Parts: sequence; C1' cells; structure tokens
RNA sequence: GGCGGUGUAGCUCAGGGGUUAGAGCAAUGGCUUCAUAAGCCAUGUGUCGGUGGUUCGAUUCCACCCACCGCUA
Repeated sequence: GGCGGUGUAGCUCAGGGGUUAGAGCAAUGGCUUCAUAAGCCAUGUGUCGGUGGUUCGAUUCCACCCACCGCUA
C1' cells in the first nucleotide's frame, strides 16, 4: 500500500429502519448484622466513534474520515 472485521453505559456485549436504546457484571442508596461478607429492594448518568448522504423517519442503510485488530504484498 491492498483486503476484511470491530467501534453502543465504568467493563463485557445485545439491538440490523418505526416513535421513552437494553441485559449481565460493577457502582451508589436503603433493609438486614454488634460489624463485615452474603442475601433482598431501589437507582441508567449513553452527544450509539466523527462528518455528510438516502429516507416521512437512521444506533441500524450508503460514502468518506478517525481509532483498534487481523490477513496479505
């Protein structure tokens, strides 16, 4: 240089056009305990990597760019 993959919550990931974007873990507050751990209850704080395009509507489709990973010369 060429080709491909990934990018969504603090972490690991789901969601692949439709009207409040989710799960598990973690975290925070409360209950329980002399106290800690365990257990139970409640709480989502996210410009969905960026810019533009398609569309009535984009996290989702398209183009380019950025970061990371892999294959190849």

Predicted 3D model of a 73-nucleotide RNA (transfer RNA) from an Abditibacteriaceae bacterium. Its Rfam family is "tRNA". RNAcentral records the identical sequence in 2 taxa. The prediction has a mean pLDDT of 81. The source organism's lineage runs through Bacteria, Pseudomonadati, Abditibacteriia, Abditibacteriales and Abditibacteriaceae.